Model confidence (mean pLDDT): 76 of 100. The RNA shown here (Bacterial RNase P class A) has 370 nucleotides and comes from Rhizomicrobium sp. The sequence is in RNAcentral, with records from ENA. A source record names the gene rnpB.

RNA sequence: UCAGAUGGCCGGAUGGCCGCGGCUCUUCGCAAGAAGGGUCGAGGAAAGUCCGGGCUCCACGGAAACACGGUGACGGAUAACAUCCGCCGGGGGUGACCCCAGGGAUAGCGCCACAGAAAUGACACCGCCUAAGACCCUAAAGGUCCGGCAAGGUUGAAAUGGUGCGGUAAGAGCGCACCGCGUCCUUGGCAACAAGGGCGGCUUGGCAAGCCCCACCGGGAGCAAGACCAAAUAGGGAUGGCAAUUGAUCCGUUUCCGGAUCGUCGUCCGGGUCGGUCGCGUGAGGUGUGCAGCAAUGCACAUCCCAGAGGAAUGGCCAUCUAUCCGCGCAAGCGGUGGACAAAACCCGGCUUACAGGCCAUCUGACGCA
Numbered sequence: 001u002c003a004g005a006u007g008g009c010c011g012g013a014u015g016g017c018c019g020c021g022g023c024u025c026u027u028c029g030c031a032a033g034a035a036g037g038g039u040c041g042a043g044g045a046a047a048g049u050c051c052g053g054g055c056u057c058c059a060c061g062g063a064a065a066c067a068c069g070g071u072g073a074c075g076g077a078u079a080a081c082a083u084c085c086g087c088c089g090g091g092g093g094u095g096a097c098c099c100c101a102g103g104g105a106u107a108g109c110g111c112c113a114c115a116g117a118a119a120u121g122a123c124a125c126c127g128c129c130u131a132a133g134a135c136c137c138u139a140a141a142g143g144u145c146c147g148g149c150a151a152g153g154u155u156g157a158a159a160u161g162g163u164g165c166g167g168u169a170a171g172a173g174c175g176c177a178c179c180g181c182g183u184c185c186u187u188g189g190c191a192a193c194a195a196g197g198g199c200g201g202c203u204u205g206g207c208a209a210g211c212c213c214c215a216c217c218g219g220g221a222g223c224a225a226g227a228c229c230a231a232a233u234a235g236g237g238a239u240g241g242c243a244a245u246u247g248a249u250c251c252g253u254u255u256c257c258g259g260a261u262c263g264u265c266g267u268c269c270g271g272g273u274c275g276g277u278c279g280c281g282u283g284a285g286g287u288g289u290g291c292a293g294c295a296a297u298g299c300a301c302a303u304c305c306c307a308g309a310g311g312a313a314u315g316g317c318c319a320u321c322u323a324u325c326c327g328c329g330c331a332a333g334c335g336g337u338g339g340a341c342a343a344a345a346c347c348c349g350g351c352u353u354a355c356a357g358g359c360c361a362u363c364u365g366a367c368g369c370a
Base pairs, nucleotide, nucleotide: 001366002365003364004363005362006361007360008359009358010357012321013320014319015318016317017316018315020041021040022039023038024037025036026035027034028033043341047352048351050350051349052348053347054346055222056221057220058219068218069217070216071215072214074086075085076084077083088102089100090099091098092097103213104212108211109210110207111206112205125153126152127149128148129147133145134144135143136142161179162178163177164176165175166174180202181200182199183198184197185196186195187194188193226278227277228276229275236269237268238267239266240265241264242263247262248261249260250259251258252257285304286303287302288301289300290299291298292297322339325336326335327334328333
C1' cells in the first nucleotide's frame, strides 16, 4: 500500500424566528380561565411481537402420574431465558476468524424419490475362478454340470470399514501393519473431553427439523390487566303521603266479605352506564472511578433525575457549515443536491429484522522498503 477479520461508537452541526405536549412559578380574574417566565420532551433499533421476566387479576390443600408444549454437549453468568461468556466436539477458511437444533438409530414403528443387480432379512446385471466333486474325452488341453467369489465395472445423496502387503483356483479381516470404529484401563481436566496402552476382525447404512425414547422445565389471561370516585334518564329495593270508583291477578274450597299487589307524588339506599382519578415511571435506572473475574458479570463508592398520554406533543421556516451523491477537471479544485432506517403508549432483559454514510481500536494475509 492492497485485500480482509473482530469488537465498540456515531447516526448531520450551530444560531435565529414561529409553533406543540407535560410539570411548575408569577400576575390578572368571584370563577371559568387568560397572559408571561422557567424546566423537560423518541430510538439504536422506539419496529416484528419471537423468547424470558416484573406487575395485576383469575384458578389452585399437598405430592405423584398421565396428556400437551418447550429445551437438549460441558462449566459458568443472570430475576429469568431458546440470551450471554468460557471451554469441548464437528465443519469451513492460507490466516485473523466464522458456522452448528450439538441427547438417543442394538427400545420399537415408519421413510429412503429417480437411477440401479441390490436401499437392509442387503444384493449379483456385467464380471472373476474352475482348486475339490460328477460327466464327455485313452490322456493332456478343452468343454458341460455342480458350484465358489464379490476384487474390478455400472447406478446413486448413500452400496456395509479404508490403504498396503501376504494369501488364494479366484477372492474375502482369511492373516498382518497403519488409520478409522467399538470397548476396557491408566493419566490429565470440576466436567464435556483429550492423550497413551490393552482387547475386539468390524457385528450395527442414513433420517429423530417423522412418530418415538431419555433427562430437565412449564397453571391461565393480559394495562382494553386491575383499583377507586361517580351524573342525567330508565329500571330495582326500603319507607311515607294521597287515591281508592270500576277492573285485573293472587290468598282464604264457592258466594258474600276481607286482605295484598298493580296507580301517583316524595325521601333514602344500592348496582351499572357516560365521565373522572389512580395504575404511570426512583427503575433488575443512567454516568464515572476502583476492586474481583480470561470473560459474561458482580461488588463498593461518588454523582444524576432523564417523555409520559388521551388516538397520543416531540414540528416548520430561514441563515452558515458539512457527510454523501451527480457533473466538469490530469490535479488542486469548482458547480449542483442537501441527510439512511425509522416514531414511545405499563415496564424491563434478550433475539430477529431494517439502516445513506462515517469514526476508533485490535488482529490476519500478500507485496514493497529499511